[in-house]
Molecule: c-di-GMP-I riboswitch aptamer
Organism: Pseudoneobacillus rhizosphaerae
RNA sequence: UCUCGAUAAAGGCAAAACUGAUGAAAAUCAGCGACGCAAAGCUACAGGGGCUAAGGUGCUAAAAGCACUAUGCCAGCCAGUUACCGAA
Numbered sequence: 001u002c003u004c005g006a007u008a009a010a011g012g013c014a015a016a017a018c019u020g021a022u023g024a025a026a027a028u029c030a031g032c033g034a035c036g037c038a039a040a041g042c043u044a045c046a047g048g049g050g051c052u053a054a055g056g057u058g059c060u061a062a063a064a065g066c067a068c069u070a071u072g073c074c075a076g077c078c079a080g081u082u083a084c085c086g087a088a
Base pairs, nucleotide, nucleotide: 004086005085012037013036018031019030020029021028022027035076041081042080043079047078048077049074050073051072055069056068057067058066059065
C1' cells in the first nucleotide's frame, strides 16, 4: 500500500413511529426517537434497478377513470468514488 473486519480504541450516522413544514405524489427538511450500519460518507448526467405521474400524449360520446411517459424522487437496492483504526 492492497485485501480484510476484532467482545480493540476514538468516534460517527440514525430506521420505523410521532409532531411541524414543503410537495400533485414519490419523497424531503427540522425536532424527538434508535431498527440497525465498517462507509447507513459523497455521487442520480459513470452505470443498473426501483418509486411517483403534476405536466404531456392516447383511450372513452362526455365525465369519472385507465394506460404510457421524468424533467421529479430513492445512495439504509446493486454500484462508482473517497475515507478513521489496525487484531487475526